[in-house]
Context: one part of a larger RNA
């Protein structure tokens, strides 16, 4: 020089950034993931008409919530426990592998079937819930048909390779598809088969300390074959062999998320892994899955634990390492704020609708950077005062008085933003079949903020720490090896620039010091 810093003393403003480093400790209470009536049945309600018994019925429109269905919910957020690993980095492979939405192409979408949730009845329970019966719909389910450039067998030809083989181009069997809705252009479904995206696997090399840890390994090395898998594979199983790691540190043990970066540093190097990006792990704690293009899933489902709540004691319910927030640890870290205006995600034709992602505001000198406490004149060097002194004076000191000036900041007053458009819809004109150009045109949390412009007036703004040497920057009084000081040397037992006060310097400055820590 530096800090996610803390603590002492001080404090005017302003932009930008940071802000639980410890207990991956527990955790009130609100909120963080929903959407889609243009997929289906529909209900409580709501209005309108129309009948009359004047408060009922029928009818038509509409329609919350809650089922069924589809998409999403495996993003975004959070944190750092584990893990020393192909875990992260870097280069390279997959003739061993997936991919929902998107994009480009290509053909297709023909008939039919039974259920089931809602709804209604009944019936258990305190509750959380569950049980029976009767009915219904779907872009939910299953069935036939139809189909290659898809899978699976067979097979013929060519190229490669030559051990098995592998690609390429036919041929033949068998096998699996489908949904409709809206009407105004429109949204969708089934195959296929390219692409983009993101994934998965697999390899070389690199990636802390210790030998006061010298031997380690039996699915463990390899082979063959069957299984599983999107996929190669001991991934798993049967059988055969007996390998295979290690003094260039294996195994054991400790510690640790890795990496782009950061700080030092002339650099070589040491040292960190906070913010902000990637890439991994995990989501009360260990454990197996399920659905699903994707997961073994943070606000999802079992089971087993510990702990916390409810209970009518038979039984239930929970997971903040998501945003604020509490408690408890601690030197020590913030608001139970405000909007979706903007960016961006997710549904949906749109309109929206939902977002503690996100943008904003609040707290905090925690840091950087920027401004500001006025500025010129003023010498009788004020009789001031304070201190010094060799009583002549010196010093504070142009510093004050006075004069003149200015107004950043500050008040107060009035104006007042950009961030908002190439949205969206609607209309027109092109070209031409979904794009461009034009027209219209609604929206701002921040916020009456940023900023401007007037007015008043030196008004409203300076401390810390050090002055023995290293180190700039001196005397006086106290006190007397006591009180105390110190980073090192050392200071103090009666003339202490070194301790405590004052005066006066000196060095930084809304800061300055101490303390940790790293170079």
């Nucleotide at each position: 020089g530096a800090u996610g810093a803390a603590c002492g003393c001080u404090a005017g403003c302003g932009g930008c950034a940071g802000g639980c480093c410890u207990a991956a400790c527990a955790c009130a209470u609100g909120c963080a993931a929903g959407u889609c009536g243009a997929g289906g049945g529909g209900u409580a309600g709501a209005a309108a008409u129309a009948g009359c018994u004047u408060g009922c019925u029928a009818u038509u429109u509409u329609g919350a919530g809650a089922c069924c269905g589809g998409c999403g919910c495996a993003c975004g957020g959070g944190u750092g426990a584990g893990u020393a690993a192909c875990g992260c980095g870097u280069a390279u492979g997959c003739a061993a592998c997936c991919u929902a939405c998107c994009u480009u192409u290509u053909a297709c979408a023909g008939g039919g079937g039974a259920a089931u949730a809602g709804c209604c009845c009944g019936g258990a329970g305190a509750a959380a819930u569950u049980c029976g019966g009767a009915u219904u719909a779907a872009u939910g389910c299953c069935c036939c048909a139809u189909a290659g450039u898809a899978u699976u067998a067979u097979u013929u030809a060519a190229a490669c390779a030559c051990c098995u083989g592998u690609u390429u181009a036919g041929a033949u069997a068998a096998u699996u598809a489908a949904a409709g809705c809206a009407u105004u252009u429109g949204c969708g479904g089934u195959a296929a088969a390219a692409g983009a995206u993101g994934g998965g696997c697999a390899u070389g090399c690199g990636u802390c300390c210790u030998a006061u840890u010298a031997g380690c390994u039996a699915g463990a090395u390899g082979g063959u074959g069957u299984g599983g898998u999107a996929a190669c594979g001991g991934c798993a199983c049967a059988c055969c062999a007996u390998g295979g790691c290690u003094a260039c540190g294996a195994u054991a043990g400790g510690u640790a998320g890795g990496g782009g970066u950061c700080c030092u540093g002339a650099g070589a190097g040491g040292g960190a892994g906070a913010u902000c990006c990637c890439c991994c792990a995990c989501a009360c704690u260990g454990g197996a899955a399920c659905u699903g293009a994707g997961a073994c899933a943070c606000g999802g489902a079992c089971c087993a634990g510990a702990c916390u709540c409810c209970u009518a004691c038979g039984g239930g319910a929970g997971g903040c390492a998501g945003c604020a927030g509490u408690g408890a640890g601690g030197a020590a870290u913030a608001u139970u704020g405000g909007a979706c205006a903007a960016u961006g995600g997710u549904c949906g034709c749109a309109a929206g609708a939902c977002u503690g992602a996100u943008c904003c505001a609040g707290c905090c000198a925690u840091g950087c950077c920027g401004c500001g406490u006025g500025c010129a004149g003023g010498a009788a060097g004020a009789c001031u005062g304070c201190c010094c002194u060799a009583u002549g004076g010196g010093u504070u000191g142009u510093a004050a008085a006075c004069u003149g000036c200015u107004u950043u900041u500050a008040u107060a007053u009035g104006g007042g933003a950009a961030g908002a458009a190439u949205a969206a819809g609607c209309g027109c004109u092109a070209c031409g079949u979904g794009u461009a150009g034009u027209g219209u045109g609604a929206u701002g949390a921040c916020g009456g903020u940023a900023c401007c412009a007037u007015a008043u007036g030196a008004a409203u703004a300076a401390g810390c720490a050090u002055c023995g040497g290293c180190u700039a920057a001196c005397u006086c009084c106290g006190u007397g090896c006591c009180a105390g000081c110190a980073g090192c040397c050392g200071c103090g037992g009666u003339a202490a620039u070194a301790c405590g006060g004052a005066g006066g310097a000196u060095g930084c400055a809304a800061g300055c010091g101490u303390u940790a820590u790293c170079c």